[in-house]
RNA sequence: AGGGAUGUAAUUUAAUGGUAGACUGCCGGUCUCCAAAACCGGAUGUAGGAGUUCGAAUCUCUUCAUCCCUA
Numbered sequence: 001a002g003g004g005a006u007g008u009a010a011u012u013u014a015a016u017g018g019u020a021g022a023c024u025g026c027c028g029g030u031c032u033c034c035a036a037a038a039c040c041g042g043a044u045g046u047a048g049g050a051g052u053u054c055g056a057a058u059c060u061c062u063u064c065a066u067c068c069c070u071a
Stems, first nucleotide, its partner, number of pairs: 001070007010024001012022002018054001026042005047063005
């Protein structure tokens, strides 16, 4: 320099263009003499920007970050 892949909650990871879920973690409650476990509830969200569309995590363009390949 050229080409490719990936980017979603604190973590791991789903999601046919049509209400963004789950596990673990965190917080609160019930229970308990206390704790653990169990049960119930809650908060935290699609890397940034633009476009297409009635509607975008998803399609297109571009930027950024990480990784891989070639020279």
Notes
Predicted 3D model of a 71-nucleotide RNA (transfer RNA) from endosymbiont of Euscepes postfasciatus. Its mean pLDDT, the model's own confidence on a scale to 100, is 80. Rfam family: tRNA. Rfam classes the family as a transfer RNA.